c-di-AMP riboswitch aptamer (ydaO/yuaA leader) from Pseudanabaena sp. FACHB-2040, 141 nucleotides, folded computationally. The model forms 92% of the base pairs in the Rfam consensus. Taxonomically the source falls in Pseudanabaena (Bacteria, Cyanobacteriota, Cyanophyceae, Pseudanabaenaceae). Its mean pLDDT, the model's own confidence on a scale to 100, is 80.
RNA sequence: UAGAGUGGGUUGCCUAAUCUAGUUCCCCCAUGAACUAGAGCGGAGGAACCAACCUUUGGGGCUAAUCUCAGCCUGAACCUGAGAGAGACACCUUCCAGUCUUAGCCCGUCAGCUAACUCCGUCGGCAUAUGGAAGGAGCAA
Numbered sequence: 001u002a003g004a005g006u007g008g009g010u011u012g013c014c015u016a017a018u019c020u021a022g023u024u025c026c027c028c029c030a031u032g033a034a035c036u037a038g039a040g041c042g043g044a045g046g047a048a049c050c051a052a053c054c055u056u057u058g059g060g061g062c063u064a065a066u067c068u069c070a071g072c073c074u075g076a077a078c079c080u081g082a083g084a085g086a087g088a089c090a091c092c093u094u095c096c097a098g099u100c101u102u103a104g105c106c107c108g109u110c111a112g113c114u115a116a117c118u119c120c121g122u123c124g125g126c127a128u129a130u131g132g133a134a135g136g137a138g139c140a141a
Base pairs, nucleotide, nucleotide: 011127012126013125014124018039019038020037021036022035023034024033025032040122041121042120043119044118045117050112058110059107060106061105062104066084067083068082069081070080071079085102086101087100088099089098091136092135093134094133095132096131097130
């Protein structure tokens, strides 16, 4: 000097996953942690009417994370390809190109929609972040 790792802080990104208050713990304060209760954000169940004619070929839910055609296989799943569709990329929307993702988990024979009503979640993972155009918003002078 460069790189890597660890701890803390700041600024941002993906995601519903943020904020506030109280109590307790730590000798005390602060910080932090745990718990409780709200607000915000998100999900499920649940009438009439409507819809459906499904129901071992089980069925269904969260999520962008599905579908189709081949290979593998007794078959299915997994895996490997190729398409189509879907999602993210830093103020917002749209368009064009580019890069990446398309995991996983749950219910347990059972659930269409669904007012009232009932129940549940509020994790985790990343780091110099791709550009161009149009319109808007905001900021500065």